[in-house]
Context: one part of a larger RNA
């Protein structure tokens, strides 16, 4: 040094576990904000730090309701000092307080800081930004006026996951190159709104029969078409479903169901309440296991308890509950068409013009200018007036059908930052969220970006005391424990890799 066997070290795979994730279903909610948000800074405890909570009234204050014996949040034990059946702590609802920054709004500013003015009942409090609307007081050049200035009241602003509408709007890519085309009106930017948005009650389709607003789904159909007729793009009518709802816009008069406002009880939600039924033997550290004998069940869902528990605990089925708050629908009262906006009766009126259409240039329609209808409009023109006008895919006639140039409208549809409940032939720590752990952290970077890291034991019973040693590190005894090769680098503990002992070989 090699091989074999035995025993170790190192290492952290594997197995088992789950506090965390992922996906879905049902119901709810779909907003918060000048009454100062979202998000932060700094404080706040008998306490040095961090997290959580809270705000100089600072792990809290007040009221109401619930609960019923302990409590003073967590890491994180101990001490001190307190509170509590005169009901604490905790839970729900409603209030109070709420520093500074932040739309940030008195002025400034390198966010959490600096510097002011006015008034008041002065250890202090309140007000002072901008824009718009309304009202009002003033007020130039310039007589009247207007511009401008002041005051009061109201509104707006900023944030937020997706969904929605509108205004803008790519490229990679595909066409096996590339320019029309495609990707795609996608990504992205901007503006705005709502719980949905948008659309919407035919100047629509259809085809000589008829239908009867919109939206969404299935089919029609990869059809008809369109297309360097390439790559590709790609309908509609009709039929079957979901859901259904229709209306308004002039003047005058009159009465009053509805919207609105107030009240009453009900239901649901936001704390909670009660909730059946078992003992023994054996093994064991421990019984829920074994054996024996019982019981409950509208409850044998699930979780916990020293191994596997219907009957030990929490629960579960079924049942009950609210001073207060929110929502829904119902009933009663009030009001009398109200700022926009959908009722009734009577009388008289009324029918949307620089519009439709056309020329030129663009865009949208599945439709790339094409035979190209239809829709929108930058520009130039420019009708008719129901004895009228639009459409039926160039155009013309006949015929049919509808009435543009004003407006509103629930449901069926889209989405999920979030709440509650439940589920999974979803993951199980290199998986599942980036993050099971104080993670958008540490660290690095201007920034975009971005980790690693779970498990003693049933219970700390976390090893008193002794010995070696540097008042070490580490170890040996002793003790605890079922187990310490479960000793905190702690469940299991594979392999690579490194040793010790014995045997054999060289």
């Nucleotide at each position: 040094c090699g091989c074999a066997c035995a025993c170790g070290g190192u290492g952290g795979a594997u197995g088992c576990c789950u506090u965390g994730g992922c996906g879905a279903u049902a119901a709810c909610a779909g907003g918060c904000g000048a009454u100062g948000a979202a998000g932060g800074a700094c404080g706040u405890g008998a306490u040095a730090g961090c997290c959580u909570g809270c705000g100089a009234a600072a792990a809290g204050c007040u009221g109401c309701g619930g609960c019923g014996a302990g409590u003073u949040g967590g890491c994180a034990a101990a001490u001190a000092a307190a509170c509590a059946u005169u009901g604490a702590c905790c839970c729900g609802c409603a209030g109070a307080u709420g520093u500074c920054c932040g739309a940030a709004u008195g002025g400034g500013g390198a966010a959490a800081c600096c510097c002011a003015c006015u008034c008041c009942u002065u250890u202090g409090g309140a007000g002072u930004a901008u824009u718009c609307u309304u009202a009002u007081c003033u007020g130039a050049a310039u007589c009247u006026a207007u511009a401008g200035g002041g005051u009061a009241a109201g509104a707006a602003a900023g944030c937020a996951a997706a969904c929605c509408u509108a205004g803008g709007g790519a490229a990679c890519u595909g066409a096996a190159a590339c320019a029309u085309c495609u990707a795609a009106g996608u990504a992205c930017c901007u503006a705005g709104a709502g719980g949905a948005a948008a659309a919407g009650a035919a100047a629509u389709c259809a085809a000589c029969c008829g239908a009867g607003a919109u939206u969404c789904c299935g089919u029609c159909a990869g059809u008809a078409g369109u297309g360097g007729c390439g790559a590709g793009c790609g309908a509609a009518a009709g039929c079957g479903g979901a859901a259904c709802a229709g209306c308004c816009c002039g003047u005058a008069u009159g009465a009053u169901a509805u919207a609105g406002u107030c009240g009453u009880a009900u239901u649901a939600u936001g704390a909670g309440c009660a909730g059946a039924a078992u003992g023994g033997u054996c093994u064991g550290g421990a019984a829920a296991g074994u054996c024996c004998a019982g019981c409950g069940a509208c409850a044998c869902a699930g979780g916990g308890u020293g191994a596997u528990a219907g009957c030990c605990c929490c629960g579960u089925a079924g049942g009950c509950a609210a001073a207060c708050a929110u929502a829904a629908a119902a009933c009663g009262a009030u009001a009398g068409a109200a700022c926009u906006a959908a009722g009734c009766a009577u009388a008289c009126a009324u029918a949307g013009a620089g519009u439709a259409a056309g020329g030129c240039g663009g865009g949208a329609c599945a439709c790339g200018a094409g035979a190209a209808a239809u829709c929108c409009u930058g520009u130039c023109u420019g009708a008719a007036c129901a004895u009228g006008g639009g459409g039926g895919g160039c155009c013309c006639a006949u015929c049919c059908u509808c009435c543009a140039a004003g407006g509103c409208u629930a449901a069926a549809u889209a989405c999920u930052c979030g709440u509650u409940a439940u589920c999974g032939a979803c993951c199980g720590a290199u998986a599942g969220u980036g993050a099971a752990c104080c993670a958008g952290u540490a660290c690095c970077g201007u920034g975009a970006g971005g980790a690693a890291a779970g498990g003693u034991g049933a219970a700390a019973a976390g090893a008193a005391c002794c010995c070696c040693a540097g008042c070490g590190a580490g170890g040996g005894g002793a003790g605890u424990g079922a187990a310490a090769u479960a000793g905190a680098c702690c469940c299991u503990g594979a392999a690579a890799c490194c040793g010790u002992g014995u045997g054999c070989g060289u």
This is a predicted structure of a 506-nucleotide part of an RNA (large-subunit ribosomal RNA, domain I) from Thioflexithrix psekupsensis. RNAcentral holds the full RNA, with entries from Rfam. The prediction has a mean pLDDT of 85.